[in-house]
RNA sequence: GCCGUCGUAGCUCAGCCCGGUAAGAGCACCGACCUGAUAAGUCGGGGGCCGCUGGUUCGAAUCCAGCCGUCGGCA
Numbered sequence: 001g002c003c004g005u006c007g008u009a010g011c012u013c014a015g016c017c018c019g020g021u022a023a024g025a026g027c028a029c030c031g032a033c034c035u036g037a038u039a040a041g042u043c044g045g046g047g048g049c050c051g052c053u054g055g056u057u058c059g060a061a062u063c064c065a066g067c068c069g070u071c072g073g074c075a
Stems, first nucleotide, its partner, number of pairs: 001074004006069002010027004020058001029045005051067005
């Protein structure tokens, strides 16, 4: 330099192919209950405008382009 892969919550991921009540799960975190206390358990809660910038569209996490970063391959 070229090709491919991945980038969504503190962490690990789903959703993307096939655009649509404009974002979910588990773990973690916070509060309450429970306990002599802790853990476990039960109930409740906060947290992400989806790597960035543009484009297409009535509508984009999802489609297109460029860029940034990760990992892998080729040279």
This is a predicted structure of a 75-nucleotide RNA (transfer RNA) from Micromonospora parathelypteridis. The coordinates come from a structure-prediction model, not an experiment, and the mean pLDDT is 83. RNAcentral records the identical sequence in 2 taxa.